Predicted 3D model of RNase P RNA and transfer RNA as a complex of 436 nucleotides. Its mean pLDDT, the model's own confidence on a scale to 100, is 80. Rfam match: Bacterial RNase P class A. It is annotated as a ribozyme.
RNA sequence: GGAGUUGGCCAGGCAGUCGCUCUACGCUUAGGCGUGGGGAGGAAAGUCCGGGCUCCAUAGGGCAAAGCGCCAGGUAACACCUGGGAGAUGUAAGUCUACGGAAAGUGCCACAGAAAAUAUACCGCCUUAGAAGAAGUGCUUAGGCAUGAAUUUUAAGGCAAGGGUGAAAUGGUGCGGUAAGAGCGCACCGCAUGAUUGGCAACAGUCAUGGCAGGGAAAACCCCGCUUGGAGCAAGACCAAAUAGGAACUCGUUAAUGCGGCCCGCAUUGAGUUCGGGUAGGUUGCUUGAGUUAUUCGGUGACGAAUAAUCGAGAUGAAUGACUGUCCACGACAGAACCCGGCUUAUCGGCUGGCUCCCCUU
RNA sequence: GCGGGCGUAGUUCAGCGGCAGAACAUCAGCUUCCCAAGCUGAGAACGCGGGUUCGAUUCCCGUCGCCCGCUCCA
Repeated sequence: GGAGUUGGCCAGGCAGUCGCUCUACGCUUAGGCGUGGGGAGGAAAGUCCGGGCUCCAUAGGGCAAAGCGCCAGGUAACACCUGGGAGAUGUAAGUCUACGGAAAGUGCCACAGAAAAUAUACCGCCUUAGAAGAAGUGCUUAGGCAUGAAUUUUAAGGCAAGGGUGAAAUGGUGCGGUAAGAGCGCACCGCAUGAUUGGCAACAGUCAUGGCAGGGAAAACCCCGCUUGGAGCAAGACCAAAUAGGAACUCGUUAAUGCGGCCCGCAUUGAGUUCGGGUAGGUUGCUUGAGUUAUUCGGUGACGAAUAAUCGAGAUGAAUGACUGUCCACGACAGAACCCGGCUUAUCGGCUGGCUCCCCUU
Repeated sequence: GCGGGCGUAGUUCAGCGGCAGAACAUCAGCUUCCCAAGCUGAGAACGCGGGUUCGAUUCCCGUCGCCCGCUCCA
């Protein structure tokens, strides 16, 4: 200098004018007005997970159902995060992984292929027995006869090395061995079992033994382990206003509802649908919280602890905007609605820390 | 805001691991003097991206779009 990889931060700035919303104080004829202060995000999004909070019983027992799935830790909790293991990938930094069980059982593997899971044998290789058999050889009356390696074929057996089919074919390579072959034997690799060493563990290393096994798929059912009660701020609580506290149908004590999968249990005696009537106002929940910032300490890290400082939205037809000037790198995705922690997705660009590879110079 | 469901020809629906079908509609031909009806034939689709699998419309994840329900007296 080039290429790459990974973490963190920012998300147009400044000034002026006119508005919107919340709030403190003051004034007020109760309509408002004045002054001061606050006013979107890294994703506020998707609503995919996990919690807080509220009601249903303090959330109870069993079955079912759903989710999760290497190990250890973090956390309020998690499907998240951190560290580690194994596998895959990359020259490397690094990145990715729905990563328990297929020997509990059931089912599936189309077409092709001999065979798709109790293995089996199409071509092929080999042995034995038989038949045919050109050349050659022997005999010969020259017509033939006998023998006969290669080869062809039939039957009986041996084999699974090779070919072929398929996405996938019953350990791999090499040597020996054999009629041909084969873990049949041996060496190395892989695998399984046992012991032992290191590690909290996942797992890794070493040694010994075993000739080696029933392939794939569990994002098929399922098995094992762990977790989960349901509903959601339109939850819930209060005040006010108004009315016909009504009608029809269905179910109802071996029942119905709370309880929204089912049963038990607990509580209550009504519940549901449709039609009709009324009110459609306000307060609260509502933002001080697993909060933010800084320093120190513990930890590899996620994170935790202590101390100090600080308050940074709270609307309800729903505010956070519009215009002008100026500067530059010319501005992306996008707008809170009870609140947090994550994940995922969208995103013009800019700043910055670490690390890897290649080239050049000293 | 919260909760639930669905995406397959132009339209309405099937299919749910192994060649994507039906009805109506469209187009062409036959029939008719012409039209309709009828008969024959043709074209046309799994919302998008990724994963699992030999193989995905189907199973899983993400994403996009559409639809439905939810105030109080009660």